Context: one part of a larger RNA
RNA sequence: GCCCGGGAGUUACGAUCUGUAGCAAGCUUAAGCCUUUCAAGGGCGGAGGCGUAGCGAAAGCAAGUCUGAAUAGGGCGUUUAGUUGCAGGGCGUAGACCCGAAACGGAGGUGAUCUUACCAUGGCCAGGUUGAAGCUUGGGUAAAACUGAGUGGAGGACCGAACCGGUGUAGCUUGAGAACUGCUCGGAUGAGCUGUGGUAAGGAGUGAAAGGCUAAUCAAACCCCGUAAUAGCUGGUUCUUUCCGAAAUAUAUUUAGGUAUAGCGUCAUAUGCUGACUACCGGGGGUAGAGCACUGAAAAGGCUAGGGCUCCUACCAGAGUACCAAACCUUACCAAACUCCGAAUACCGGUAGGUGUAGUAUGGCAGUCAGACUGUGGGGGAUAAGCUCCAUAGUCGAAAGGGAAACAGCCCAGACCACCAAUUAAGGCCCCUAAACACUGCUAAGUGGAAAAGGAGGUAGAUUUACAAAGACAGUGGGGAUGUUGGCUUAGAGGCAGCCAUCAUUUAAACAUAGCGUAACAGCUGACCCAUCGAGUGAAUCUGCGCCGAAAAUGAUCGGGACUAAAGCAGUGUGCCGAAAUUGUGGGUUUUCAAAGUCUUAGGAUUUUGGAGGCGGUAGGAAAGCGUUCCAACAGGGGUGAAGUCUUUCGGGAACGAAAGAUGGACCGGUUGGAAGAGAGUAUCCGGGC
Numbered sequence: 001g002c003c004c005g006g007g008a009g010u011u012a013c014g015a016u017c018u019g020u021a022g023c024a025a026g027c028u029u030a031a032g033c034c035u036u037u038c039a040a041g042g043g044c045g046g047a048g049g050c051g052u053a054g055c056g057a058a059a060g061c062a063a064g065u066c067u068g069a070a071u072a073g074g075g076c077g078u079u080u081a082g083u084u085g086c087a088g089g090g091c092g093u094a095g096a097c098c099c100g101a102a103a104c105g106g107a108g109g110u111g112a113u114c115u116u117a118c119c120a121u122g123g124c125c126a127g128g129u130u131g132a133a134g135c136u137u138g139g140g141u142a143a144a145a146c147u148g149a150g151u152g153g154a155g156g157a158c159c160g161a162a163c164c165g166g167u168g169u170a171g172c173u174u175g176a177g178a179a180c181u182g183c184u185c186g187g188a189u190g191a192g193c194u195g196u197g198g199u200a201a202g203g204a205g206u207g208a209a210a211g212g213c214u215a216a217u218c219a220a221a222c223c224c225c226g227u228a229a230u231a232g233c234u235g236g237u238u239c240u241u242u243c244c245g246a247a248a249u250a251u252a253u254u255u256a257g258g259u260a261u262a263g264c265g266u267c268a269u270a271u272g273c274u275g276a277c278u279a280c281c282g283g284g285g286g287u288a289g290a291g292c293a294c295u296g297a298a299a300a301g302g303c304u305a306g307g308g309c310u311c312c313u314a315c316c317a318g319a320g321u322a323c324c325a326a327a328c329c330u331u332a333c334c335a336a337a338c339u340c341c342g343a344a345u346a347c348c349g350g351u352a353g354g355u356g357u358a359g360u361a362u363g364g365c366a367g368u369c370a371g372a373c374u375g376u377g378g379g380g381g382a383u384a385a386g387c388u389c390c391a392u393a394g395u396c397g398a399a400a401g402g403g404a405a406a407c408a409g410c411c412c413a414g415a416c417c418a419c420c421a422a423u424u425a426a427g428g429c430c431c432c433u434a435a436a437c438a439c440u441g442c443u444a445a446g447u448g449g450a451a452a453a454g455g456a457g458g459u460a461g462a463u464u465u466a467c468a469a470a471g472a473c474a475g476u477g478g479g480g481a482u483g484u485u486g487g488c489u490u491a492g493a494g495g496c497a498g499c500c501a502u503c504a505u506u507u508a509a510a511c512a513u514a515g516c517g518u519a520a521c522a523g524c525u526g527a528c529c530c531a532u533c534g535a536g537u538g539a540a541u542c543u544g545c546g547c548c549g550a551a552a553a554u555g556a557u558c559g560g561g562a563c564u565a566a567a568g569c570a571g572u573g574u575g576c577c578g579a580a581a582u583u584g585u586g587g588g589u590u591u592u593c594a595a596a597g598u599c600u601u602a603g604g605a606u607u608u609u610g611g612a613g614g615c616g617g618u619a620g621g622a623a624a625g626c627g628u629u630c631c632a633a634c635a636g637g638g639g640u641g642a643a644g645u646c647u648u649u650c651g652g653g654a655a656c657g658a659a660a661g662a663u664g665g666a667c668c669g670g671u672u673g674g675a676a677g678a679g680a681g682u683a684u685c686c687g688g689g690c
Stems, first nucleotide, its partner, number of pairs: 001690006011094004016089008026050003032044004054061002064076004097236002100233001104226003108223003116200009125190001127159003130155001134151006163187003168183004202218001204214003239625006249262005263368002265365007273356001277353007289341001290339002295335002299331004304325001306324002308321004371396010401412003416587004421583003427577003430561003436574007448563001454548002458545010475532005481505003486500003511526001514525003588615012626679001628676007636668002644663008
């Protein structure tokens, strides 16, 4: 993992609501007693309980009473239905749907055969090295000290086996092993190692101290008991169908992943037009926008206080100002916390329509309190985030189908069932792939099929303007001069370092020169003019579609193939395809209306037919059923073969039901009721098997 079996809302009591049954201004017995029966049962028992009257703290009064000075006002009452069973819903108290802690307590117990420390008594340490004190002797001294040699054999001394340990590394890491193996390494006469016996324990021991160790367990051992501890947490919670169908918000919370009340769901009862929505009418507003009249912000100019600076000045004064600048004026703007103004919507109220998509009230039962994205209006952030917080609408959540290649939240559209019928939506119509043609333009970039500032004789269109047959633009040929090397400056300054001026003449035209160049000249172009040529040429603005800007990690790509007067982009026309939408045909179910029939406790229930609607669905509410075991009554089946098992076939809207054959060898089901150890796929569920 699979298979088989087991496995979770129970029971008691209490109060509450619903249904139902009995009796009813009443209802009812409890313990106990009597009696019957195999059992179930029947009778007695009124003690007590609830109700029939309330109000007040109470005395008390009473359809009233309390407060009060009150005959006022106000509070609570009065205008009648209960009660006892049974069944069910939820609640409370109990383990209270099931499994699950880590923990806590016990004057309950077991442990020191592991390990820590200690006590008693034993054992063990190859071999090699070093050579302390002391002693002997020689030297030495006044004697000592000191010193040489020898002897001697000290040491938490040295090297290194056993023994004890465990440094580094490799292996192993479902191991040979729940700590090992190889190599390497530390101690190895000591605070050494070790045998045997003993002592010390659970808030306690022991600890050369690591919270270490106390039997593979230690920041409080193990076993048992309290004990089914508690778990606002996680997981699981078993048959079917039908109807409706949420929430992820507000407020409060030692509250934030919990809970309470409200909101939103459902069921019942009541009410009966009140509802959403639409039209009209009446309202208040200060948002969007706009504006600058206030409050602020803020640009330029004018005017002009005050100040700065300059000049002048003994002082007093005075002059200037391309400086700063209040107030005022003109022009032009800005604001969530500005407003002289001011919408659309929204909101409130009224009238009418509106029998629905409903509304409202009371009661039973919930679930929800982590929301997500998209559009729009905003706050936070960086006018970042698949970010965060509000508002508003939609979708998902709880929604399948079609489209977006794939894709909860986008677009279309809300699936009762069946159909080899039809029409459409979004989106599409070259092939994959259902369906397309016609026309007018654009694009050459595979743009389409990612992107900005910025850049460009890309290309198409529109507009304005200048020049042009008195010849434009471009090209080519020629001219481009003179006073003059203008004056100044300068070593020089001759069009062309710099400063000043920028005239005049001859001309078809020609600058006291726009650029390169020279030390300065020279030289080369340009402006300008003529000729040649012969038709458009320049400048600018706006618009469509393109170009560059454009770098990413496994092999690329529009979904792919492929596509260029398109299969791209823009526009026009007419078709077609396309969904579970809509329609058609048949069927199911449910709500409601009508008619007819039956029953009736006269409330209603039920059947048939027809009409009109509904039938996606998580949490959740409500309803109707299927099946299992046992009990009672009734009627049955079974050795001419029960249950169970296997196979096949048939029936039903589902849970399910039935038949036949085989196997099996003794019990079994049906109907109507009743009672539950009553339905398995998930709980790292439990047991067994493979």
This is a predicted structure of a 690-nucleotide part of an RNA (large-subunit ribosomal RNA, domain II) from a marine eukaryotic metagenome. The full RNA is in RNAcentral, with records from MGnify. Its Rfam family is "Bacterial large subunit ribosomal RNA". Its mean pLDDT, the model's own confidence on a scale to 100, is 85.